[in-house]
RNA sequence: AAAAAGGUUUUCUAGGGUUCCGCAGCACAGCUGGCCUGGUCCGAGAGAAAACACACAGCAUUCGCUGUGACACGGAGGGACAAAAGCCUGGGAGAA
Numbered sequence: 001a002a003a004a005a006g007g008u009u010u011u012c013u014a015g016g017g018u019u020c021c022g023c024a025g026c027a028c029a030g031c032u033g034g035c036c037u038g039g040u041c042c043g044a045g046a047g048a049a050a051a052c053a054c055a056c057a058g059c060a061u062u063c064g065c066u067g068u069g070a071c072a073c074g075g076a077g078g079g080a081c082a083a084a085a086g087c088c089u090g091g092g093a094g095a096a
Base pairs, nucleotide, nucleotide: 007052008051009050010049011048012047015042016041020039021038022036023033024032025031026030054069055068056067057066058065059064071091073094077089078088079087
């Protein structure tokens, strides 16, 4: 100084807030409150599981079956929905 690739979807969790429901309060056709446990909701590249796809190897050779697919420190700022976040930017900048 250079340094590639690391799939998609679904369900769930850590986490997150406050549209709706519930809850609490009040000056109660309603309003306020998430320094309200919660249901709905959002939700992980670096959390879990499953299905499918792809690559390689072995077996079978008509359809296929089995195995492997490692590792992963990380802002600030900005963005979306009602809002926030481990969401998106982003396996980014940077560090090593």
A computed fold for a 96-nucleotide RNA from Planococcus citreus, annotated as Guanidine-I riboswitch aptamer. Model confidence (mean pLDDT): 80 of 100. Lineage of the source: Bacteria > Bacillota > Bacilli > Caryophanaceae > Planococcus.